[in-house]
C1' cells in the first nucleotide's frame, strides 16, 4: 500500500430502510431464606465507533474517517 470481514447495554449477540433499539448473562431493589445459593417480583443501563451524504423516514444505504481482525503483494 489493496482487498474482505467485525464495532449495538458491563459481557456475548440478535435487529439487514418503518415509528418509542432487543435478548441472554451480568448489576440494583425488594420478597423467600438463620445467612447464602437457588428461586419469584420489579428495575436501571445503549451519542447504535465518528462524521456528511441519501430518503418522508438510517443501527440498517453511500462516502470518508477511526479501532479490530483476516487475506495478498512490497521488502533494492
Nucleotide at each position: 500500500g489493496c482487498c474482505c470481514c467485525c464495532g449495538u447495554a458491563g459481557c456475548u449477540c440478535a435487529g439487514c430502510g418503518g415509528a418509542u433499539a432487543g435478548a441472554g448473562c451480568g448489576c440494583u431493589u425488594c420478597c423467600c431464606u438463620c445467612c447464602g445459593a437457588a428461586g419469584g417480583a420489579a428495575g436501571a443501563a445503549g451519542u447504535c465507533g465518528c462524521u456528511g451524504g441519501u430518503u418522508c423516514a438510517a443501527a440498517u444505504c453511500c462516502a470518508g474517517u477511526c479501532g479490530g481482525g483476516g487475506g495478498c503483494a512490497c521488502c533494492a
A computed fold for a 76-nucleotide RNA from a Microbacteriaceae bacterium, annotated as transfer RNA.
Its mean pLDDT, the model's own confidence on a scale to 100, is 82.
Its Rfam family is "tRNA".
Lineage of the source: Bacteria > Bacillati > Actinomycetes > Micrococcales > Microbacteriaceae.